The RNA shown here (FMN riboswitch aptamer (RFN element)) has 120 nucleotides and comes from a soil metagenome.
The sequence is in RNAcentral, with records from MGnify.
RNA sequence: CCUGCGGGGUUGGGUGGAAGUCCCAGCCGGCGGUGAAAGCCCGCGAACCCCUCGAUCUCGGUCGGGGGGCCGAUCCGGUGGAACUCCGGGGCCGACGGUCACAGUCCGGAUGGGAGCAGG
Numbered sequence: 001c002c003u004g005c006g007g008g009g010u011u012g013g014g015u016g017g018a019a020g021u022c023c024c025a026g027c028c029g030g031c032g033g034u035g036a037a038a039g040c041c042c043g044c045g046a047a048c049c050c051c052u053c054g055a056u057c058u059c060g061g062u063c064g065g066g067g068g069g070c071c072g073a074u075c076c077g078g079u080g081g082a083a084c085u086c087c088g089g090g091g092c093c094g095a096c097g098g099u100c101a102c103a104g105u106c107c108g109g110a111u112g113g114g115a116g117c118a119g120g
Base pairs, nucleotide, nucleotide: 001120002119003118004117005116011025012024013023014022027104028094029093030044031043032042033041039092040091048069049068050067051066052065053064054063055062056061074090075089076088077087078086096108097107098106
């Protein structure tokens, strides 16, 4: 430098005119690291916000490149040389826009981007 790969999850019941959004129970967990395997230990990516440059333009924005910012959540017991990573138990967290009603799970930006992994 090139090629490929690179995110999972709404099931049952309740209320209601209406909910995959509320309530009860259940369901899901990207990438690298780590004395031994991690959603909640450290770090990264995405999203979001700001600045800047460029394109477009109905001059308000929209899209793209670069830079910066922000960025959730874990305890107890056991085993062990070593585990907030395993085993047992309890708990917690989850971008933005949309929606007849509030979304980790539905729809959308996204046939996108991407930490990174594999090969040449």